[in-house]
This is a predicted structure of a 121-nucleotide RNA (FMN riboswitch aptamer (RFN element)) from an Acidimicrobiia bacterium. Rfam family: FMN riboswitch aptamer (RFN element). Gene Ontology term of the family: FMN binding. The model forms 100% of the base pairs in the Rfam consensus. Taxonomically the source falls in Acidimicrobiia (Bacteria, Bacillati, Actinomycetota).

RNA sequence: GCCCUUCUUCAGGGCGGGGUGCAAUUCCCGACCGGCGGUAGAGCCCGCGAACCCCCCUUUGGGGGCCGACCCGGUGUGAUCCCGGGGCCGACGGUGACAGUCCGGAUGGGAGAAGGAGGGC
Numbered sequence: 001g002c003c004c005u006u007c008u009u010c011a012g013g014g015c016g017g018g019g020u021g022c023a024a025u026u027c028c029c030g031a032c033c034g035g036c037g038g039u040a041g042a043g044c045c046c047g048c049g050a051a052c053c054c055c056c057c058u059u060u061g062g063g064g065g066c067c068g069a070c071c072c073g074g075u076g077u078g079a080u081c082c083c084g085g086g087g088c089c090g091a092c093g094g095u096g097a098c099a100g101u102c103c104g105g106a107u108g109g110g111a112g113a114a115g116g117a118g119g120g121c
Stems, first nucleotide, its partner, number of pairs: 001121010017029003031101002033090002035048004043088002052065005070086005092104003
C1' cells in the first nucleotide's frame, strides 16, 4: 500500500418582497435550493440512494418494479462537468386554497465518507 472481517462516528438545502382573496410560504409576479460515487470540478452525462408501487415475511427484514430535467458560445489534449449566456427539473400524506421550499412519517432509512481493531498478501 492492497484485500477480507468487524466496530464507531458522520451523512439534504431552500419562498425575503409584492399581487388576488374571508382564507394561499400551496395560485400569480418574483425569490431561493441542489444527497452519494464516477468522469476535467456535474441537480439536468453514467451509475447509486431516498421516496413511491407490488410480492414475501409481517418484528427487524428480503425480492422485484418505477426512478425528473440542457442547449448555444468560449478555453483546452480532453469539459452536456470550468467560464459566459439562455433554459429546464423536483416522491408520498396533510392543509380554510393546488406546495421542490410549510407540517408529517423522520430522534426513521440511506448511497456513501472518515477513522479504530483483527487477519491475509